[in-house]
The RNA shown here (c-di-GMP-I riboswitch aptamer) has 76 nucleotides.
Rfam family: c-di-GMP-I riboswitch aptamer. Rfam links the family to the GO term cyclic-di-GMP binding.
The sequence was found by an Rfam model in a public genome assembly.
Model confidence (mean pLDDT): 82 of 100.
């Protein structure tokens, strides 16, 4: 390099929920808190999908849907 994540090792990261705040709403921060995650690292007008909102329409949103993109540790 490239392919996988069975076994192990040093870490990581945090849904539900609660709490307190911003939001009109989905949702976001910050704190408790561990379902889970092998990229649950990063990207959201300039893939694609979904959620909210409307008479219609995103210009609001969601990377823990897939997606591109970097990147740790074994193994082969």
């Nucleotide at each position: 390099a490239a392919u996988u994540g069975a076994a192990a090792a040093a870490g990581g990261c945090a849904a539900a929920c609660u709490u307190a705040u911003c939001g009109a709403a989905a949702g976001g921060u910050a704190a408790g808190g561990a379902c889970g995650c092998a990229a649950a690292g990063c990207u959201a007008u300039a893939g694609g999908g979904c959620c909210u909102g409307u008479a219609a329409a995103a210009u609001g949103g969601c990377a823990g849907c897939c997606a591109g993109u970097u990147a740790c540790c074994a193994a082969u």